[in-house]
A computed fold for a 97-nucleotide RNA from Novosphingobium aerophilum, annotated as SAM-I/IV (S-adenosyl methionine) riboswitch aptamer. The prediction has a mean pLDDT of 75. The source organism's lineage runs through Bacteria, Pseudomonadati, Alphaproteobacteria, Sphingomonadales and Novosphingobium. Its Rfam family is "SAM-I/IV (S-adenosyl methionine) riboswitch aptamer". Clan: SAM clan.
């Protein structure tokens, strides 16, 4: 990197400019969402943040779509790096007294 598979989501939200041109595609700047990572207690759970990282979205497309974090070095099993101008904690339960 490709190919199957599984688990969620698909009610709703959310734009405007520019280049190019067979209706799509690129780039800029805003937006909206909360799948991944990350923070709000060492641990699990719920709940929240998001101006932090990584992804989608702001035409249509259910026979479809989106996600399961990134990077960087290596043939590889392997090592490494970064992440706040946010929030709000509660419940188990560790351990001291």
């Nucleotide at each position: 990197u490709g190919c199957a598979a599984u688990c969620g989501u698909c009610c709703a939200g959310a734009a405007g400019g520019g280049c190019a041109u067979c209706c799509u595609g690129c780039c800029c700047u805003g937006c909206c969402a909360a799948c991944c990572g990350g923070c709000c207690c060492a641990c699990u759970u719920c709940g929240g943040c998001a101006u932090c990282g990584g992804u989608g979205g702001c035409a249509c497309u259910a026979u479809g779509a989106c996600g399961a974090g990134g990077c960087c070095c290596g043939c590889a099993u392997g090592g490494g790096c970064a992440a706040a101008u946010a929030u709000a904690g509660g419940a188990g339960g560790c351990g001291c007294c």